[in-house]
Bacterial small signal recognition particle RNA from a Planctomycetota bacterium, 97 nucleotides, folded computationally. The organism belongs to Planctomycetota, within Bacteria. Its Rfam family is "Bacterial small signal recognition particle RNA". On this family, see Rosenblad et al., Nucleic Acids Res 2003: "SRPDB: Signal Recognition Particle Database". Model confidence (mean pLDDT): 75 of 100. It was read from a public genome assembly, where an Rfam model found it.

């Protein structure tokens, strides 16, 4: 000095993991400005009834949560495989001094 492998690094493709969003499934969820039902009690009516609706329940919207994991995007590197660059680092061989 060459030359081959290895690490590092870049970059494709696998994979299953971790981490974050999003869809989705559960739950929660609105004194009034959402909906149904609407005791009471109001109005109308001789009366039968009829209205409007507060409370409560019921359902949900907006959002919140989920130890639900089904989809699907990111981003990491704990793996494998294949490509590329030699600046570093290591290892073999071989040639010089």
């Nucleotide at each position: 000095g060459g030359u081959c492998g290895g690490g590092c690094c870049c970059u494709g493709a696998g994979c299953a993991a971790u981490g974050g969003g999003a869809c989705g499934g559960u739950g929660c969820g609105a004194a009034c400005c959402u909906g149904g039902u609407c005791a009471g009690g109001c109005c109308g009516g001789g009366a039968a009834c009829g209205g409007a609706g507060c409370a409560g329940c019921c359902a949900u919207a907006a959002g919140c949560a989920u130890g639900c994991g089904g989809u699907u995007c990111c981003a990491u590197g704990u793996c494998u495989c294949g490509g590329g660059a030699u600046u570093c680092c290591u290892g073999g061989c071989c040639g010089u001094c």